[in-house]
RNA sequence: GAUUUAUAAAGAAGAGGUGAGAGAAUAGGCUCUUUGACCCUCUGGCAACCAUCCUUAUCCUCUGGAAAGGUGCCAAAUCCUACCCAAACGGGAGCUAUAAACA
Numbered sequence: 001g002a003u004u005u006a007u008a009a010a011g012a013a014g015a016g017g018u019g020a021g022a023g024a025a026u027a028g029g030c031u032c033u034u035u036g037a038c039c040c041u042c043u044g045g046c047a048a049c050c051a052u053c054c055u056u057a058u059c060c061u062c063u064g065g066a067a068a069g070g071u072g073c074c075a076a077a078u079c080c081u082a083c084c085c086a087a088a089c090g091g092g093a094g095c096u097a098u099a100a101a102c103a
Base pairs, nucleotide, nucleotide: 003101004100005099006098007097008096013043014042015041016040017039021032022031023030026082027081028080029079044074045073046072049070050069052066053065054064083092084091085090
């Protein structure tokens, strides 16, 4: 990287470094940014996909909870729109991201 399944309007920032772009890709919009963004490091946090533990009685399953392990995440709805349905609101698909599984 391919495939399958699930989730994606909730939630969570300080310090130091760096110094000009950044918000996945294309286009349009909009936004963030020298009052220092993006990115990197440290610390802190959020969440609960996997693992673990508790919850109940024997395993499994289910419900709820914990969270020191493996990941992930911490501007804006995946920032919004693009294709289909719809007058619109909205719904669906696709793309993308993450997790788990699989060859």
The RNA shown here (SAM riboswitch aptamer (S box leader)) has 103 nucleotides and comes from Algoriphagus sediminis. It matches the Rfam family "SAM riboswitch aptamer (S box leader)". Rfam describes the family as follows. The SAM riboswitch is found upstream of a number of genes which code for proteins involved in methionine or cysteine biosynthesis in Gram-positive bacteria. NCBI's taxonomy places the organism under Bacteria, Cytophagia, Cytophagales, Cyclobacteriaceae, Algoriphagus.